[in-house]
Description
The RNA shown here (glycine-GGAnGA riboswitch aptamer) has 169 nucleotides and comes from Metabacillus sediminilitoris. Its Rfam family is "glycine-GGAnGA riboswitch aptamer". Rfam describes the family as follows. glycine-GGAnGA riboswitch is a variant of glycine riboswitch that have in common a U69A change. This riboswitch is associate with genes that encode either saccharopine dehydrogenase or amino acid transporters and other genes with not predicted function. Gene Ontology term of the family: glycine biosynthetic process. Clan: Glycine riboswitch clan.
RNA sequence: GCGGAUGAAUAUUGUGGGAGAGACUAAACGCAUUGUUUAGCACCGAAGGAGCAAGUUCUAAUAAAUUUGGAAUCAAACUCUCAGGUAAAAAGGACUACAAUAGGACGCAUCUCUGGAGAGAGCCAUGUGCCACCAAAGGAGUUAAACUCUCAGGUAAAAGGACAGAGAA
Numbered sequence: 001g002c003g004g005a006u007g008a009a010u011a012u013u014g015u016g017g018g019a020g021a022g023a024c025u026a027a028a029c030g031c032a033u034u035g036u037u038u039a040g041c042a043c044c045g046a047a048g049g050a051g052c053a054a055g056u057u058c059u060a061a062u063a064a065a066u067u068u069g070g071a072a073u074c075a076a077a078c079u080c081u082c083a084g085g086u087a088a089a090a091a092g093g094a095c096u097a098c099a100a101u102a103g104g105a106c107g108c109a110u111c112u113c114u115g116g117a118g119a120g121a122g123c124c125a126u127g128u129g130c131c132a133c134c135a136a137a138g139g140a141g142u143u144a145a146a147c148u149c150u151c152a153g154g155u156a157a158a159a160g161g162a163c164a165g166a167g168a169a
Stems, first nucleotide, its partner, number of pairs: 001108003010102008022041001024040006042086003048082001049080003055073007111167005120131001122130002124127001132155003138151001139149003
């Protein structure tokens, strides 16, 4: 600054949108087929689960300030891959829209700190050139999305960075 008793946060229900990765191999059961169980490699990351930053607290050096170490606590679309999953149908699915119910006062943005993915340091005649690729600023599909497009942006580091936690006034 904006929204909110013409009902915030939160929770539940219903109906829609919603990605990725072996229609893998072997054996057995069942069987028209689909399926189930056991074992084996290969993969995905979006039910659930687990891990960590800043911050906060305690403690030691040291009585205080500062600094450093140790411990506890501590989030995410990051990380791990326990669980789950790997043609379609079905089921599940973070997240998202609409409607309804419960609830009854907050929520969002801005500012600061911290964590935060992906993809060629490509080629060449060096030009707003060419080819390949990513998807997490912004933009569009869409009056929603983490889905899709890839205009803009990006493909060593730095910077940026959806999102996430903490904090200030």